[in-house]
RNA sequence: UCGUGCUAGAUGGGGAACUAGCGGUGCCCUGACUCCACUUCGGUGGCUGACCUGCAAUCCGCUACAGCAGGGUCGAAUGCCUUUUCGCGGGGCGCACGUUUUGGGACUGUUCGGUCCAAGUGGCGAUGAAGGUUGGGUCCGACGCGGCAAAAGCCGACAAACCCCGCCAGGGCUGGAAGGCAGCAACGGUAAGUCGUCACUUUUGGGUGCCGUCGGGGUACCUGGCUGGAGCUGGCUGUUCCGUUCAAGCUGGGGCGUACGUUUCAACAAAAGGCUGCACGG
Numbered sequence: 001u002c003g004u005g006c007u008a009g010a011u012g013g014g015g016a017a018c019u020a021g022c023g024g025u026g027c028c029c030u031g032a033c034u035c036c037a038c039u040u041c042g043g044u045g046g047c048u049g050a051c052c053u054g055c056a057a058u059c060c061g062c063u064a065c066a067g068c069a070g071g072g073u074c075g076a077a078u079g080c081c082u083u084u085u086c087g088c089g090g091g092g093c094g095c096a097c098g099u100u101u102u103g104g105g106a107c108u109g110u111u112c113g114g115u116c117c118a119a120g121u122g123g124c125g126a127u128g129a130a131g132g133u134u135g136g137g138u139c140c141g142a143c144g145c146g147g148c149a150a151a152a153g154c155c156g157a158c159a160a161a162c163c164c165c166g167c168c169a170g171g172g173c174u175g176g177a178a179g180g181c182a183g184c185a186a187c188g189g190u191a192a193g194u195c196g197u198c199a200c201u202u203u204u205g206g207g208u209g210c211c212g213u214c215g216g217g218g219u220a221c222c223u224g225g226c227u228g229g230a231g232c233u234g235g236c237u238g239u240u241c242c243g244u245u246c247a248a249g250c251u252g253g254g255g256c257g258u259a260c261g262u263u264u265c266a267a268c269a270a271a272a273g274g275c276u277g278c279a280c281g282g
Base pairs, nucleotide, nucleotide: 001282002281003280004279005278006277009074010073011072012030013029014028015027020063021062022061023060024059035046036045037044038043051071052070053069054068055067079275080274081273082272083271084270085269089265090264091263092262093261094260096258097257098256099255100254101253102252103251104250107249108248109246112243113242114241117238119237120236121235122233123232124231131227132226133225134224135223136222137221138220139216140215141214142213143212144211145209146208148205149204150203151202152201153200155196156195157194158193164189165188166187172181173180174179
C1' cells in the first nucleotide's frame, strides 16, 4: 500500500415550547436521497421528507454515555471532531408607529346647571338711569264695621185619654128643698217638646273683607313726591370660576401586527486544522 473479515461508531441538523435537566413524539426552519418536468447539458423548478416496526402532550423515555426495545444497512473513510466565515429561520430586550381591548378623568374639548364680568348684541333710560331722601301698599297686633256660618231668643204651626188650665153637656156626690161640690168627654187654651221661618235681637267662630281707625315693623318687592344728572339690565353670543357629563383627543395596563436598533441560538454552504482500532493474506 492492496484485499478479506470484524469492532468502535453512524444511519440528519437546528429553533421555539415543555422540563430540574436531556432527548423524542407534535409545531417551525433547513433540505440528504428518490422521483417528475424543462434544459444552452453547466443547471433550474417541483413533490415527498432522512432505513423499517412499536411507544408517546391528560405526554413518552432517560440522568451527564441523558429516547427506549427489536430488526436492517454502512463501517475505519465517501467517517468523525474542533475553530472560523456566511446567515434560512427562531427567541430575548429596547424604541417608534398602527390596531384592538380594559380602566382613569389630571389636561384640551363636549353636555347640563350655577356663578363672575360687561366686550358685542337686544331691551329700558333727558317724557329722566344709578344713587340719596321721604310717603303709601304688600306684613303683624288691637278695636270697629260689614259679610258668612252655627246656636239661642223672637215669631208661626202642631202639641197632654188621666197625673196642666178654663168652661164643664150628660152623669155623679151631698142636701127635705133651694142649693152647693168635685169633675170625664167635647170645645177653647197652654207647658215640655217637635217642625218651620229667617225679617229682627243676642252670643260664638273663621284659610272671612279691593272696608275703616290706631299702633308696630321693615327696606325684600310694588308704587308716588323731592333731589340727582347718565347710566341700568343680562334675554342671546362671549369671558372667569365651581360642580356635573361624555370619553374624541389625552393617559395607565394588556393583546396583535409592522419597521428599525441591539443581543442570542443557528440549518444549509464554504474554509482551515485534528482524530481513526483488531485479525488474516498478498

A computed fold for a 282-nucleotide RNA from a Chloroflexota bacterium, annotated as Bacterial large signal recognition particle RNA. The coordinates come from a structure-prediction model, not an experiment, and the mean pLDDT is 79. The sequence is in RNAcentral, with records from ENA.